Model confidence (mean pLDDT): 86 of 100. This is a predicted structure of a 91-nucleotide RNA (c-di-GMP-I riboswitch aptamer) from a Chloroflexota bacterium. Its Rfam family is "c-di-GMP-I riboswitch aptamer". Rfam links the family to the GO term cyclic-di-GMP binding.
[in-house]
RNA sequence: UCGCGCUCACGGCAAACUUCGGGUGACCGGAGGACGCAAAGCCACGGGCCCCGUUCCGCCUCACGGCGGGCUGGGUAGCCGGGUCGCCGCG
Numbered sequence: 001u002c003g004c005g006c007u008c009a010c011g012g013c014a015a016a017c018u019u020c021g022g023g024u025g026a027c028c029g030g031a032g033g034a035c036g037c038a039a040a041g042c043c044a045c046g047g048g049c050c051c052c053g054u055u056c057c058g059c060c061u062c063a064c065g066g067c068g069g070g071c072u073g074g075g076u077a078g079c080c081g082g083g084u085c086g087c088c089g090c091g
Stems, first nucleotide, its partner, number of pairs: 002091004012037002017032006035078001041084003045081003048076004053071002056069005
């Protein structure tokens, strides 16, 4: 340096749930808690999923409105891919 995660060390992170706080919401932060994780460190770049809004399109409705799509903004890095940095060990 490259590949790998069968084994080891220092150790690390922390799902659901509970609780406190923030947000319209998806969800986020603190504390408790461990289902799991070899990048479950970091980055929304591609795809997916989710949320708010919508004066756009289609369908349904007498209407209110509803459903699907589009668009704008947002969330998820513990959905996948990609990027980037890194620990231990093995070859």
The sequence was found by an Rfam model in a public genome assembly.